[in-house]
């Protein structure tokens, strides 16, 4: 120069005018204070919080899964292992278990998993055609064929043997660990697939702020269906009271134990009635911002400050001046300069961490490869 | 705002991870004097990306569109 890797910041600015939402008043005004985002999104994780039972126990169901950290906590984040991609900078992994068990592996192939010989080799029997035996070195089939390459050996071949690599076991070093390294044995057992079942460990009750909590207001505590409305003891002439119960009803998250209620009630289901009601929850929070101080870091801890949207047809918007950015025109040797257009993406709704996505010919750090000069 | 589902040819539906069918459509042709029915042929494909797997419409995870329920009191 060229090509490429990886953080990290930024989201026009300032006034003036006219509106829009909340708050506040010794002052209700020609006042005064606030008023969108790094993604407020998508709702893909994990919580907080409310209510069912203070949310208990097994199973079922479902998440998750190399190792250490970090956190309130995660499937998120950090530092690392290990594979794989890339010359590299760096990137990507749902990355336990396939010798616990089952299931699958189409076509093609002799054979797709413990069985097998289609050609082929090398023996042997036959005039021969061929059949008997042995053989996984080559051929062929597939996505994958039973450890790879030399080299001895052999009839021909084979881990039969042997070196080296890989794979297993053991033991030894370093590591907290995942793991790496090194000896020594084992002669190859163990084809793949768990984002098939399924095993081992770890998580997880359910339902979302329309959760709910109170107030006010109307109306018909209606209609139809459904299950139940049991046993025993005591009082008592009966009606009924009043107690118990391994039962029974309902309800509590699917099932069971369990728990609550109840003794007349529970459920569905079809009407009604109000208001498009009203106040809390509602924004102070695992909070922002600097500075210390720990830690490779994520991230913790202390101190200092600061308060910064809360709507419910649901505010945060126009417009005009002047700078900025970017682009065309013009203009100029080339600048100045002077017109016009744009300023992505997108918008709060209980409230927090995190992940994904969209998004600018925006600005910046540091690195890596090639080339060329000195 | 909260939860739940579905995406397969122009349409409307199906398939157990192993060649994507079928049904109406529609293009050409036969038959017919001509139309219609009939017969032959053809044509049109997994919303999109990515990932496991020899191998994806099935499995996964991300984006997109579309459906659907869900106030209170009694």
């Nucleotide at each position: 120069a060229g090509a490429g890797a990886u953080g990290g910041g930024c989201a026009g600015g300032u006034g003036g005018c006219c509106g829009c939402c909340c708050g506040g008043c010794a002052a209700u005004g020609u006042c005064c204070g606030g008023g969108a985002g790094g993604a407020a999104a998508g709702u893909c994780c994990g919580a907080g919080c409310a209510c069912c039972a203070u949310a208990g126990g097994a199973c079922a169901a479902g998440g998750c899964g190399c190792u250490g950290g970090g956190u309130a906590a995660c499937g998120c984040c950090c530092a690392g292992u290990c594979u794989c991609g890339g010359u590299g900078a760096c990137g990507a992994g749902a990355a336990g278990g396939a010798a616990a068990g089952u299931g699958c592996c189409a076509c093609a192939g002799a054979a797709a998993a413990g069985a097998u010989a289609c050609c082929g080799c090398u023996c042997g029997a036959g005039c021969a055609a061929u059949c008997g035996a042995g053989u996984a070195a080559g051929g062929g089939u597939g996505a994958a064929a039973u450890g790879g390459c030399g080299a001895g050996g052999u009839a021909a071949g084979a881990g039969c043997u042997c070196a080296c690599c890989g794979c297993g076991u053991u033991u030894c070093u370093g590591g907290u660990g995942a793991c790496a390294g090194a000896a020594a044995c084992g002669g190859c057992a163990u084809g793949g697939u768990a984002a098939a079942c399924c095993c081992c460990g770890c998580c997880u009750g359910g339902u979302g702020c329309a959760a709910g909590a109170c107030c006010a207001a109307a109306u018909a505590g209606g209609g139809g269906g459904g299950c139940u409305u049991u046993u025993c003891c005591a009082c008592g002439a009966a009606a009924g009271u009043g107690g118990a119960a391994u039962g029974g009803a309902a309800c509590c998250g699917g099932u069971c134990c369990g728990g609550u209620u109840u003794g007349u009630g529970c459920c569905c289901u079809c009407g009604g009635g109000u208001a498009a009601g009203g106040u809390c929850g509602c924004u102070u929070g695992a909070g922002a911002u600097c500075u210390c101080a720990g830690g490779c870091a994520a991230c913790u801890g202390a101190g200092a400050c600061c308060c910064u949207a809360g709507a419910u047809u649901a505010a945060u918007g126009g417009u005009c001046a002047c700078c900025c950015c970017u682009g065309c025109c013009g203009g100029u040797a080339a600048a100045a300069c002077g017109g016009c257009a744009u300023g992505a993406c997108a918008g709060a709704a209980c409230u927090c961490g995190g992940c994904u996505u969209a998004u600018g010919u925006c600005c910046u750090g540091u690195c890596u490869c090639u080339c060329g000069c000195a | 705002g909260c939860g739940g589902g579905c995406g397969u040819a122009g349409u409307g539906u199906a398939a157990u991870g192993g060649u994507a069918g079928c049904a109406c459509g529609g293009u050409a042709g036969c038959c017919u004097u001509c139309c219609a029915a009939g017969c032959u042929c053809c044509c049109u494909g997994a919303g999109a990306g990515g990932g496991u797997u020899c191998a994806a419409a099935u499995c996964c995870c991300u984006u997109c569109g579309c459906c659907c329920g869900c106030u209170c009191c009694a």
Source information: Predicted 3D model of RNase P RNA and transfer RNA as a complex of 448 nucleotides. The prediction has a mean pLDDT of 76.